Predicted 3D model of a 118-nucleotide RNA (SAM riboswitch aptamer (S box leader)) from a Bacteroidales bacterium. It was read from a public genome assembly, where an Rfam model found it.

């Protein structure tokens, strides 16, 4: 790098360097930012995927609980919102046929994180 599986409307600070952008990509919005963005470093917190312990089903598992030393992750806003698909309801149009818009919902795709395999 690739593939597979799982998860996501919760949660979490301060300091230093730095000096204008950032929020994954495209587009449209919206928000944060010289009361200091991104990035890097130190300390801390949050969480619980791996890890440790216990219980439990069991062939083994699935599952539940606890811990937070270690490996990661993460510490604005639902993955900030929307987009292509399906759909309840509403509005307009069409009246052989069907289309457009709005609210809500669902399932995908894409990305992120972890683990396993390669």
């Nucleotide at each position: 790098g690739a593939u597979u599986u799982a998860u996501a409307a919760a949660g979490a600070a301060g300091g230093g360097u730095g000096g204008a952008g950032a929020g994954a990509u495209u587009a449209g919005g919206c928000u944060c930012u010289g009361c200091g963005a991104a990035a890097c470093c130190c300390u801390g917190a949050c969480a619980a995927c791996c890890u440790u312990c216990c219980g439990g089903c069991u062939c083994a598992g699935a599952c539940g609980g606890a811990a937070a030393a270690g490996g990661u992750g993460c510490c604005a806003a639902u993955a900030c919102c929307u987009a292509a698909c399906c759909u309840u309801c509403c509005c307009g149009g069409a009246u052989a046929g069907u289309c457009g818009g709005g609210u809500g919902g669902g399932a995908a795709a894409u990305g992120a994180u972890a683990a396993a395999u390669u």
Taxonomically the source falls in Bacteroidales (Bacteria, Pseudomonadati, Bacteroidota, Bacteroidia). The coordinates come from a structure-prediction model, not an experiment, and the mean pLDDT is 79.